[in-house]
Molecule: c-di-GMP-I riboswitch aptamer
Organism: Bacillota bacterium
Formats: sequence, C1' cells, structure tokens
RNA sequence: CCCGCGAAAUGGCAAACAGCUCGAAAGGGCUGGACGCAAAGCUACGGGUCUAAGGCCGAGAGGGCUAUGAUCGCCGGGUUGCCGAA
Repeated sequence: CCCGCGAAAUGGCAAACAGCUCGAAAGGGCUGGACGCAAAGCUACGGGUCUAAGGCCGAGAGGGCUAUGAUCGCCGGGUUGCCGAA
C1' cells in the first nucleotide's frame, strides 16, 4: 500500500412519529425527532415488494389486469469513499 475484516476515535446518515409541502396513489422534499446504519454515499442494471393516474377488460362496481410511477433503510450487481486495533 492492496484485499478481507470491524475494535477504538473523529466526523457522518437518520426509522417510527409529528408539522408544513409536492403527488392520483405508492411515495418524495423540508423541519423536528432517533430505531438503527461501515457505505443507511451514488446508481432502478437483475430479482422482489408497493401503487394504478393513464390504458385495456368488464353491463356495472368501492371490480380485474397492467409501470412508463415508487422503493438502493428488501436482496444482489456496478461505482466512489473515511478511520486502522485484532
């Protein structure tokens, strides 16, 4: 120094919930708040999951199907990166 790994320290992120806000919804943003996180940084590339505006089906329904929507804090992949004890 690299890979693996995760003790310590410095610093970092921030679940639920509440308020405001964007969105058809899922969900996102900001503020407060901390359950947790060594990539809980970035990336929807593969799988999963959620939603169904529009579209299609249906005589109709508060019905069914559908992602071009969402989730990277569901798993995997890609990519960048702090510290350094065993």